[in-house]
RNA sequence: GGGGCUGUAGCUCAGUUGGGAGAGCGCCUGCAUGGCAUGCAGGAGGUCAUGAGUUCGAUUCUCUUCAGCUCCA
Numbered sequence: 001g002g003g004g005c006u007g008u009a010g011c012u013c014a015g016u017u018g019g020g021a022g023a024g025c026g027c028c029u030g031c032a033u034g035g036c037a038u039g040c041a042g043g044a045g046g047u048c049a050u051g052a053g054u055u056c057g058a059u060u061c062u063c064u065u066c067a068g069c070u071c072c073a
Base pairs, nucleotide, nucleotide: 001072002071003070004069005068006067007066010025011024012023013022019056027043028042029041030040031039032038049065051063052062053061
C1' cells in the first nucleotide's frame, strides 16, 4: 500500500424482504426473610463508531472517515 471482517446499554451480544431498538449479567427501588444470600415485581440507562447520500421512512442499502482484528505484498 491492497483485500476481508467487526463497531448496538457499564460488560457480553442478538436484531437485515428497510417501519416496535432488545436479551443476559450488572445498577437502582419495592416485596418476601430478624438479617445476608436468594427469589419475585418494577425502573433508570442508547446521538445503533463518525459524516454524507438514497428513500415517505435507515441499526439495516451506498460512499467517506476513525478504531480494532485478520490475510496478501
A computed fold for a 73-nucleotide RNA from a Phycisphaerae bacterium, annotated as transfer RNA. Taxonomically the source falls in Phycisphaerae (Bacteria, Pseudomonadati, Planctomycetota). Its mean pLDDT, the model's own confidence on a scale to 100, is 81. RNAcentral holds the sequence, with entries from ENA. Its Rfam family is "tRNA". By type it is a transfer RNA.